[in-house]
RNA sequence: GCGCGAUUAGCUCAGAGGAUAGAGCAUGAGACUAAGAAUCUCAGGGUCGUUGGUUCGAAUCCAACAUCGCGAA
Numbered sequence: 001g002c003g004c005g006a007u008u009a010g011c012u013c014a015g016a017g018g019a020u021a022g023a024g025c026a027u028g029a030g031a032c033u034a035a036g037a038a039u040c041u042c043a044g045g046g047u048c049g050u051u052g053g054u055u056c057g058a059a060u061c062c063a064a065c066a067u068c069g070c071g072a073a
Base pairs, nucleotide, nucleotide: 002071003070004069005068006067007066010025011024012023013022018056027043028042029041030040031039049065050064051063052062053061
């Protein structure tokens, strides 16, 4: 250099054209307890890698770029 895949919350991931963008873990608060652990409840946290394009409408489709991984040689 070529081909393929991934990029969404602090971490691991879902979401496959019309949800207010979600879950688990983690974090904070509360309940429970004599106090902890465990368990339960609630909350905060995202300009969906960047820039353009398609569309009435894009996390989702297309392109380029960036980062990471895999493959062939």
Notes: Predicted 3D model of a 73-nucleotide RNA (transfer RNA) from Patiria miniata. RNAcentral holds the sequence, with entries from Ensembl Metazoa and Rfam. Rfam family: tRNA.